[in-house]
């Protein structure tokens, strides 16, 4: 330094749920809680995927403006998969 990830040892993070908060929603944030991660560290770069406030088109209904449907991401998801950047041990 490359590659790789067994018996290991040190540390690590922290799915569901439950609470309490923030959003329009997806989903965040914190407590608690451990299903699991060898990058279950970071970064919305690429793709996939969740929402659909705001906007577009229909459609109802009928009285001055409502409902509903379909599209769409500027919003999210790195613990959905590539990539980019750090990183421990320990083999080779």
């Nucleotide at each position: 330094u490359u590659u790789c990830g067994a018996c290991a040892a040190u540390a690590g993070c922290a799915a569901a749920c439950u609470u309490a908060u923030c959003u329009a929603a997806a989903g965040g944030u914190a407590a608690g809680g451990a299903c699991g991660c060898a990058a279950a560290g970071c970064c919305a770069u690429g793709g996939g995927u969740c929402u659909a406030a705001g906007g577009a088109a229909c459609a109802a209904a009928u009285a001055u403006g409502u409902u509903g449907u379909u599209c769409u991401a500027u919003g999210a998801u790195u613990g959905c998969c590539a990539g980019a950047c750090u990183g421990c041990c320990g083999a080779a």
Record summary
Predicted 3D model of a 92-nucleotide RNA (c-di-GMP-I riboswitch aptamer) from Maledivibacter halophilus. The coordinates come from a structure-prediction model, not an experiment, and the mean pLDDT is 86.